This is a predicted structure of a 73-nucleotide RNA (transfer RNA) from Leptolyngbyaceae cyanobacterium bins.59. Model confidence (mean pLDDT): 81 of 100. RNAcentral holds the sequence, with entries from ENA. Its Rfam family is "tRNA". Rfam describes the family as follows. Transfer RNA (tRNA) molecules are approximately 80 nucleotides in length.

RNA sequence: GCUCUCGUAGCGCAGUGGAUAGCGCAAGGGAUUUCUAAUCCCUGGGUCGCAGGUUCGAAUCCUGCCGGGAGCG
Numbered sequence: 001g002c003u004c005u006c007g008u009a010g011c012g013c014a015g016u017g018g019a020u021a022g023c024g025c026a027a028g029g030g031a032u033u034u035c036u037a038a039u040c041c042c043u044g045g046g047u048c049g050c051a052g053g054u055u056c057g058a059a060u061c062c063u064g065c066c067g068g069g070a071g072c073g
Base pairs, nucleotide, nucleotide: 001072002071003070004069005068006067007066010025011024012023013022018056027043028042029041030040031039049065050064051063052062053061
C1' cells in the first nucleotide's frame, strides 16, 4: 500500500430499513436476613466511532475519514 472484518450503556454483546435502541454483568435504591452472602423488585446510564449521502423513515444501505484485529504484498 491492497483486501476482509469489527466499532451500539462502565464491561461483554443482540438488534441487518418501521416507529419508545435492548439483554446479561457491573452501579444505585428497596424487600428479605440479627449481620453478610444468595434471591427477588425497581432505577439511572446511549448524540449507535466521526462527517456526508439515499429514503417518507437509517444503529441497519452507500461514500469518505478515524481507531482495533486478521490476511496479502